[in-house]
């Protein structure tokens, strides 16, 4: 410390998303030990049982039973001892308010820090000082007797006390009244008088010395312990109060009547409205009251580099609860977790009449729930209540159990060990790989097991013995140290032996981000997945399996929390265009502020101090073998009081100052504003004149207006609105926005003086107040315009674009509205920071003065640019620069500027604004590219100019559809469709179909057996034939051996392995091919620019057929393309002359190069010349190039031809071939006959021959080129009307044949007709080829004579030897459906003024929401699903609070005629009897909890219907948008 995710690629902006760390966890797979921690987060649900506070006989009084011994006994029993002054209960102290558990509730009565109390309290404990005297009545236990099922109760008699009450007595306590001191207001100390107000004369199982008593037990006294009272003080714990701090929400803005304060009174330990009676009308809030919501709260814990987020399990403190609600009593304490009362709800008993309970103590149930343990041990250890002590108690605690929850520490062994064993996987069949891994050799013994032994948690305390102080009259007793020594263990440790590698490894994950690759399976199925995304036949992503990589007794998942995320930004962010500046203006609070001087120290800043428990984090030593864990010590706890001190700078306070700011004088400029009034042109209507057939629209048009006179045009007239020309990126204003012209009133700028005030200033939440258009409302007005609406078009529709009409409205008056792309998309203000060039205003110098100019300046205003700044476009003194200060706004997209709620409005609607869902992007700027009904430059027979077809007909042949038992595949715009196929009757031919056969095969290699009468097979037989039976005869080669015979090979035959497949995927492939297209393009190096994508070269000005060449130029060069090389074809040379060729010279013939012969020419084919924009002019930049022109057979690429960049189309071909994967294997291989591929209602695309006279037809006659010939071509000859035959010379061919070329050309004839055109059809004869012409060949004669009389919409070809038109020849092939195709020569034209337009293309530009790239993208309505929501007539719960009502328990008040031992008074036969103080029950009253009612708020669920809203491969209709998106 970062990484995937938006795109074709980039930056940027932003968001989801990974990787760490954590955990009181679940949950899935696995699991050997130990330590040392943790373990209901949910129902503050609801609880069975049993534990969880007792204890003190040294406060009291009383005191069993059982049993066991003894004695009596009437055998029922009864008495003693002994347990035993024990048990159980009772009074009465003291604890029960600690301890233990929850976190419901509580946002302030809590917490945490600091500090206050001159306003308080405090058992137990400690100090000090004082006392404890002298009396008195009762009651519980127990005993009788009632009541009640229980539970509990009543009523009578007895009795004790460290239990209760009276009285003495008393300081410093309280109340009064001096004195003195002293302080932070009420006070506070000290200290004098004076009222008043206390106790337990206890208790002692300790001692004994004198004295006294005695029931002889003891008892008093004394001493000793433990208690008591009282009163100061400590200590501890608490009570109150105060300042500061820590959540959300304003869609919650106003709250509050005991409410603020005061006096009186009460109350409390104690201030205090705490409570009350009266008086005053305060208090609180934008620095967030008041309600809502949610939550204990800290020390700390996690995260994080901090600063910060997030959490408050466990342990430590504080608070708060104890079924719920309420209320008090005891007490030092409490409104009380295992107390009381009272209402509720629940659950349990119950004789119905009453009762009884409260695990949020430990254990433990039930139920919630993704989820949390034993109904253990034990008081040895700590610590805690009583006790003098022994000791009881104690679910606190100490242990152990469970649970991989967590941390941590050990184990599953070590060394050797290669024929790299065997099996797994994989494979290019070679081998890799698991792998020293294992097998085996050699060792070791941790844990766990078994045995056996020992330590430690335990010294306090009692016991005992010495030994010292204390305290006493005391050598006793006691207290209190020392030093030995006995007694005490729930629970666990560790050593040693034995035995043995034996008992002990799983878990994710393997496309990228992330370490880790194969193979088989699957086939948009099954599944995966955090994100991005895999899977539709070769899936590294699925699911297996090998191997790999991370962890390791755990390893994944899931949740949640911090990081990463500078993605809430203090640290440490943004607002021209990515989300984001409020429309503007002025103004409160608030925040910020000029220059000097003094003061003061509040802020700041130093020191010092207290405090910030402990525990935890850190450091450092130390104890557990070691770490976890534990202890000791420092440190450290970012704060906070308090005391000293500093005095820059901010605040306060005071003085002054003039530079901010404002104000005065004198000028300027303007559509600033707001009233009144005036003009002319336009227009439209009314009059009336001329006139007379149209006029207006539009792309064409039509509505529509005109003979009732329109348009036009003259002349009067009458209305309303806007003010041409000046006029300008010009002025002016806060903004919106302001434009004839005059008048009145009136607001800001601006520039010169530099007189005056003296900081008076910036900014600005809420507030007011102004705001285009469009809208309302009430009155006008209404000329032209023109939403709605009428009507004409236009169109598949047009509720539109265009047209012709037309209301609101637009205008005035007075009132709402309050929006806006209210835009510079840029809030205000004040500094600062290179220049250059326009407009506007105003003053200064220069000039003598003024004009011009020129210099310099102050203010608006535009533009280009330096630094810088920006993700980039771009900003650049009018900043997006560099700083300060102040407001406003932002945090993915979508849902939404919506919903509800407020709120403001007369409506419309405005403001202020969620949330749930849903997606993995939305976006912004630039690149490159396509595209575009965008623009420019320019090509192409691309279109015009022209020839000439095609579409109509017949008819060949492709296709498609139909048919069929089957018509085998394959191509599909262009670039399928006379194509693959340059030869389908049987073969071809394909499992295309019937139907009969084969099964190592028709064809290749190898291996195992076997084979001589074997291999091969005449004849026969069945069969369509393939194939099957029969089977006569009957073989070769090599070795060996004399021979017979043997081995072995071929070869057959059995068998194995393999063959075979035109089955299937061209979207797995190679190789070919098409096609954009012979379009001029496509890159590359190396430098330069740019964050980068890319740019740049390659663009630009010429030019060319060309990125062909020049010039310019941050380019420079260079490659594959173009050109050139090659072929061929045109002139000429030269070299050769047969088979080709004859000029001359000879010969010969009816004739012919026939023959000698020539090498002249034509050929022929081999080398070569030739043409290069070379030369002349011209125009260009002096260039490149073009033009024109000479010369030339040819001229500007001479004509053709081969040859085809990068790259497109997943283009075509698995059926040529080649091959990876898959399929089949007596069948999807092989073989055979037949059939079929040739089918025909249609439909189309390619041709062939006509539709006739530039022609048909006869007859006559002329010229070619290129080929091809042997299982061929085949002369002459003859036969035949022909097709052909018979028959063969020559001929492997410059020699012979095919061969006649036709078109032409002369003559003849037809005479415009369905014909002397056309030849289809079909009939009939024949000929050929082949085994074989039915299906289904060509030919030929004879007759037959069809459609067609120049072909609709549309569409194709060709720019010269081209088009057209005429014949000729090859492939293939027996033969041909060839009218194809490939070639060959004859004859041989028209036309191109030019790029408007249709196509296609190239280069530059320019806009994109395109990139699968315009056959794109995309939008709303409908329908259909699914999902979350708003509204809803309602309907049902939660909540908190006001108001009446009723009113429990209780506390206070009042009252008490009833009841009551103590004190007091009288009386008294003394027992009491009345009386009063005091008290209690009971009543009454004021408060009060549930409860009732009664209206409202708040905040859930739900609901017939509704609105929209989101998501969903292939649903409807449209075409809104993006390119000028066709109407920007």
């Nucleotide at each position: 410390a970062g990484a995937g995710u938006u795109u074709g690629a980039u930056c940027c902006u932003g968001g989801c998303u990974c990787a760490g760390a954590a955990c009181g966890a679940a949950c899935g797979c696995u699991a050997g030990c130990g330590g040392c921690g943790c373990g209901u987060c949910u129902g503050a649900u609801u609880c069975a049982u049993g534990c969880a506070a007792g204890u003190c006989g040294a406060g009291c009084g009383a005191g069993a039973a059982a049993g066991c011994c003894c004695c009596c006994u009437u055998c029922g029993g009864g008495g003693g001892g002994c347990c035993g002054g024990u048990a159980a209960a009772g009074c009465g102290g003291c604890g029960a308010a600690c301890u233990g558990c929850u976190g419901a509730g509580u946002a302030a009565u809590a917490c945490g820090c600091a500090g206050g109390c001159a306003a308080c309290c405090u058992g137990c404990c400690c100090g000090u000082g004082a006392g404890a005297c002298a009396g008195g009545g009762a009651u519980a236990a127990c005993c009788c007797g009632c009541c009640g099922a229980a539970a509990g109760g009543c009523g009578g008699a007895c009795u004790a006390a460290u239990a209760c009450c009276a009285g003495a007595u008393a300081u410093u306590a309280u109340g009064c009244c001096g004195u003195g001191g002293c302080u932070c207001c009420u006070g506070c100390c000290a200290u004098g008088g004076u009222a008043u107000g206390a106790a337990a004369a206890g208790g002692u199982u300790g001692g004994u010395g004198u004295c006294c008593c005695u029931u002889c037990g003891g008892g008093g006294u004394c001493u000793u312990c433990c208690g008591c009272u009282c009163a100061c003080g400590g200590a501890u714990g608490g009570g109150c109060c105060u300042g500061c701090g820590g959540c959300c929400u304003a869609u919650u803005a106003g709250c509050u009547u005991g409410u603020u304060g005061g006096u009186g009174g009460g109350g409390u330990a104690a201030c205090g409205g705490c409570c009350u009676a009266c008086c005053a009308a305060g208090g609180c809030g934008a620095a967030g009251a008041u309600g809502g919501g949610u939550a204990g709260c800290c020390g700390a814990c996690c995260u994080g580099a901090g600063a910060g987020g997030g959490u408050g399990a466990u342990c430590g403190g504080c608070c708060a609860g104890a079924c719920u609600g309420g209320g008090a009593c005891u007490g030092a304490g409490a409104c009380a977790c295992u107390g009381c009362c009272c209402a509720g709800a629940c659950u349990c008993c119950u004789a119905c009449g009453g009762g009884a309970g409260g695990c949020a103590g430990c254990a433990g149930a039930g139920g919630a729930g993704a989820a949390u343990c034993a109904u253990c041990c034990g008081c040895a250890a700590u610590g805690g209540g009583c006790g003098c002590a022994a000791g009881c108690c104690u679910g606190a605690c100490g242990g152990u159990g469970c649970g991989a929850c967590g941390c941590c520490g050990c184990g599953u062994g070590a060394g050797g060990g290669a024929a790299g064993a065997a099996g797994g996987c994989c494979u290019u069949c070679g081998g890799g790989u698991c792998g020293u891994a294992a097998a085996c050799c050699u060792c070791u013994g941790u844990c766990a097991g078994g045995a056996a032994c020992u330590a430690a948690g335990a010294a306090a305390g009692c016991g005992u013995g010495g030994u010292g102080g204390g305290c006493a009259a005391a050598u006793a007793a006691c207290c209190u140290g020392c030093c030995g020594u006995g007694c005490u263990g729930a629970c666990u440790c560790g050593u040693u032996c034995c035995a043995a590698a034996g008992g002990a490894a799983g878990a994710g994950c393997c496309u990228g981000c992330u370490a880790a690759c194969u193979u088989c399976g699957u086939g948009c199925c099954a599944g995966c997945a955090g994100c991005c995304g895999c899977g539709g036949u070769a899936a590294u992503a699925c699911g297996g399996a090998g191997g790999g990589c991370u962890c390791g007794a755990g390893c994944g998942u899931u949740g949640u929390u911090c990081g990463g995320a500078u993605u809430u930004a203090c640290u440490g962010g943004g607002c021209g265009u990515a989300a984001a500046g409020g429309g503007g203006g002025u103004c409160u609070a608030g925040g910020c502020g000029g220059g000097c001087u003094c003061g003061u120290c509040a802020g700041u800043c130093g020191g010092g101090u207290a405090u910030g428990a402990a525990a935890u984090c850190c450091c450092u030593c130390g104890g557990c073998u070691c770490a976890a864990c534990c202890g000791g010590g420092g440190a450290a706890u970012g704060g906070u009081g308090c005391c000293c001190g500093a005095u820059a700078c901010u605040g306060c306070g005071a003085g002054u100052c003039u530079u901010g700011a404002g104000u005065g004088c004198a000028g300027u400029a303007g559509a600033g504003g707001a009233g009144a009034g005036u003009g002319g042109a336009a227009c439209u209507c009314c009059u009336g004149g001329u006139g007379g057939a149209g006029c207006g629209g539009u792309g064409a048009a039509a509505u529509g207006c005109g003979u009732a006179g329109a348009u036009a045009u003259c002349a009067g007239g009458a209305g309303g609105a806007a003010c041409g020309c000046c006029g300008g990126a010009g002025g002016c204003g806060a903004a919106a926005g302001c434009g004839a012209u005059u008048c009145u009133c009136u607001g800001g700028g601006c520039u010169g003086c530099u007189a005056c005030u003296g900081a008076c200033g910036c900014u600005g939440a809420a507030g007011c107040c102004c705001g285009a258009a469009a809208g309302c409302c009430a009155g006008g007005g209404g000329a032209g315009c023109g939403a709605a609406c009428g009507g004409g078009a236009u169109u598949a529709g047009a509720u539109a674009c265009c047209c012709c009409g037309g209301u609101a409205g637009u205008c005035c008056u007075g009132g709402c509205c309050g929006u806006a792309a209210a835009c510079g998309a840029u809030g205000g203000g004040c500094a600062c920071u290179a220049g250059g060039u326009g407009g506007a205003g105003g003053g200064a110098g220069u000039u003598c003065c003024g004009a011009c100019g020129c210099u310099g300046u102050c203010u608006c205003u535009g533009c280009c640019g330096a630094a810088g700044c920006u993700a980039a476009c771009g900003c650049g003194u009018u900043a997006a620069g560099u700083g300060c200060c102040c407001c406003g706004c932002c945090u993915g997209a979508g849902g939404a500027g919506u919903a509800c709620g407020g709120u403001c409005g007369c409506a419309a609607g405005g403001c202020u604004a969620a949330a749930a869902c849903u997606c993995a992007a939305a976006g912004g700027a630039a690149u490159u590219g396509a595209c575009g009904g965008g623009g420019g430059c320019u090509c192409g027979c691309a279109c015009a100019a022209g020839c000439g077809g095609u579409g109509g007909a017949g008819c060949a042949u492709g296709u498609g559809g139909c048919u069929c038992a089957a018509u085998u595949c394959g191509a599909g715009g262009c670039a399928a469709c006379g194509c693959g196929a340059a030869g389908a009757a049987c073969c071809u031919u394909a499992u295309c179909c019937u139907g009969g056969g084969c099964u190592u095969g028709a064809c290749a290699u190898g291996c195992u057996g076997g084979u001589g009468g074997u291999a091969c097979g005449a004849c026969c037989c069945c069969g369509a034939a393939a194939g099957g039976g029969c089977g006569a005869g009957g073989a070769c080669c090599u070795c060996u051996u004399u021979u017979c015979g043997g081995a072995g090979g071929a070869g057959c035959c059995a068998g194995c392995a393999c063959a075979g497949g035109u089955g299937c995927u061209g979207c797995a492939u190679g190789g070919c091919u098409g096609u954009c297209g012979u379009c001029a393009g496509c890159u590359c190096g190396u430098g330069u620019c740019g964050u980068g994508a890319g740019a740049u070269g390659u663009u630009g000005g010429g030019u060319u057929a060309a990125g062909u060449c020049c010039c310019g130029u941050a380019a420079c060069g260079a490659g594959c393309g173009a050109a050139a090389c090659c072929c061929u074809u045109g002139u000429c040379g030269u070299u050769a002359g047969u088979u080709g060729c004859c000029a001359g010279c000879g010969g010969g013939u009816a004739a012919u190069g026939c023959c000698g012969g020539g090498g002249a020419c034509u050929c022929u084919a081999g080398c070569g010349a030739g043409a290069c924009u070379g030369c002349c002019g011209g125009u260009g930049u002096u260039a490149a190039a073009c033009c024109g022109g000479a010369g030339g057979a040819a001229g500007g690429u001479g004509g053709g031809g081969a040859u085809g960049a990068c790259g497109u189309c997943a283009a075509g071909u698995c059926c040529u071939c080649a091959u990876g994967g898959c399929c089949c294997u007596u069948a999807u291989g092989c073989c055979c006959a037949g059939g079929g591929c040739u089918g025909c209602a249609c439909a189309c695309g390619u041709g062939c021959u006509a539709c006739a006279a530039u022609g048909g037809c006869c007859g006559g006659u002329a010229c070619a080129a290129a080929g091809g010939g042997a299982a061929g071509c085949a002369a002459g000859a003859c036969c035949g009307u022909g097709a052909g035959g018979u028959g063969g010379a020559g001929c492997g061919a410059a020699c012979c044949c095919c061969a006649a070329a036709a078109a032409g050309c002369c003559g003849g004839u037809c005479c415009c007709a369905g014909u002397u055109c056309g030849g289809a059809u079909u009939g009939g004869a024949g000929g050929c080829u082949g085994a074989a012409a039915c299906c289904c060949g060509c030919c030929u004669c004879c007759a037959u004579g069809a459609a067609g009389u120049u072909g609709g919409a549309a569409u194709c070809g060709c720019u010269a030897g081209u088009a057209a038109u005429c014949g000729c020849g090859g492939a293939u092939c027996a033969g041909c459906u060839a009218c194809g195709c490939c070639g060959c020569g004859g004859u041989g034209a028209a036309u191109a003024u030019g790029u408007u337009c249709c196509c296609g293309a190239g280069c530059c530009u320019u806009g994109u929401a395109c990139a699968c790239a315009c056959c794109g993208c995309c939008c709303g309505u409908c329908a259909a699903g699914u999902c979350a929501u708003g509204a809803g007539a309602g309907c049902u719960g939660g909540g908190g609070g006001u108001g009446c009502c009723c009113g429990a328990a209780g506390u206070c008040g009042c009252u008490g005629c009833u009841c009551c031992a103590a004190c007091c008074c009288g009386c008294u036969u003394c027992g009491g009897c009345g009386g009063g103080a005091g008290g209690a029950a009971g009543g009454c009253g004021c408060c009060g909890a549930a409860g009732g009612c009664a209206a409202a708020c708040c905040u859930g669920g739900u609901g017939a219907u509704u609105g929209g809203g989101a998501c969903u491969a292939a649903g409807u209709c449209g075409a809104a948008a993006c390119a000028a998106g066709g109407u920007a």
Small-subunit ribosomal RNA from a metagenome, 1528 nucleotides, folded computationally. Its mean pLDDT, the model's own confidence on a scale to 100, is 84.